[in-house]
RNA sequence: AUUUCAUCAAGAGUAGCUGAGGGACUGGCCCGAUGAAGCUACGGCAACCACACAUCAGUGAACGGUGCCAAUUCCAACGGAUAAUUCCGGCAGAUGAAGA
Numbered sequence: 001a002u003u004u005c006a007u008c009a010a011g012a013g014u015a016g017c018u019g020a021g022g023g024a025c026u027g028g029c030c031c032g033a034u035g036a037a038g039c040u041a042c043g044g045c046a047a048c049c050a051c052a053c054a055u056c057a058g059u060g061a062a063c064g065g066u067g068c069c070a071a072u073u074c075c076a077a078c079g080g081a082u083a084a085u086u087c088c089g090g091c092a093g094a095u096g097a098a099g100a
Base pairs, nucleotide, nucleotide: 003098004097005096006095007094008093013042014041015040016039017038021031022030023029026076027075028074043069044068045067048065049064051060052059053058073092078089079088080087081086
């Protein structure tokens, strides 16, 4: 990098260093010198794996492996339904587990 499966409307941030970008891509719309991204420290959320129990439906806990801590994956983009406007699905993306 690719394949399969599951989830994506909830939740959770401070400090130090540094200094202008960031929200995947495109268009919007936002965030940002009252400090972006990044790194470090500590903290937290969640519960995919692992763990304990089990009536095998699940339940619990949070030591470990990941992940995450503005906005629904920020919204749309493609298709369908609909009087409006809203809803549904798909694509793409993210994360986990597995496979090769």
Notes
This is a predicted structure of a 100-nucleotide RNA (SAM riboswitch aptamer (S box leader)) from Phascolarctobacterium sp. RNAcentral records the identical sequence in 2 taxa. The sequence is in RNAcentral, with records from Rfam and Ribocentre. The organism belongs to Phascolarctobacterium, within Bacteria.